[in-house]
RNA sequence: UACUUAUCAAGAGAGGUGGAGGGACUGGCCCGCUGAAACCUCAGCAACAGAACGCAUCUGUCUGUGCUAAAUCCUGCAAGCAAUAGCUUGAAAGAUAAGUU
Numbered sequence: 001u002a003c004u005u006a007u008c009a010a011g012a013g014a015g016g017u018g019g020a021g022g023g024a025c026u027g028g029c030c031c032g033c034u035g036a037a038a039c040c041u042c043a044g045c046a047a048c049a050g051a052a053c054g055c056a057u058c059u060g061u062c063u064g065u066g067c068u069a070a071a072u073c074c075u076g077c078a079a080g081c082a083a084u085a086g087c088u089u090g091a092a093a094g095a096u097a098a099g100u101u
Stems, first nucleotide, its partner, number of pairs: 002100007013042005021031003025076001027074002043068003048064003052061002072093001077090005
């Protein structure tokens, strides 16, 4: 880098540095000088993997990750319903984990 599988309407933020962007992309709609991104410290959430620990199971701890505005913020493609607005479902794309390459 690519492929496969699983999950994605739940949950969980403070401080410091920094100084204008951020929410993957499109169109929207939002967040942001009452301080964005990024980095650091501490804390928390979750439970994908583990040949470790406790007590066999359950469960818990620990380890490797991940995450801590809004449903993956909505949306894109297809189908169905609907007078319109729109609604529902399934894909696609994306994210994370595990395995493979």
Overview:
This is a predicted structure of a 101-nucleotide RNA (SAM riboswitch aptamer (S box leader)) from Oceanobacillus iheyensis. The source organism's lineage runs through Bacteria, Bacillati, Bacilli, Caryophanales and Oceanobacillus. The coordinates come from a structure-prediction model, not an experiment, and the mean pLDDT is 82.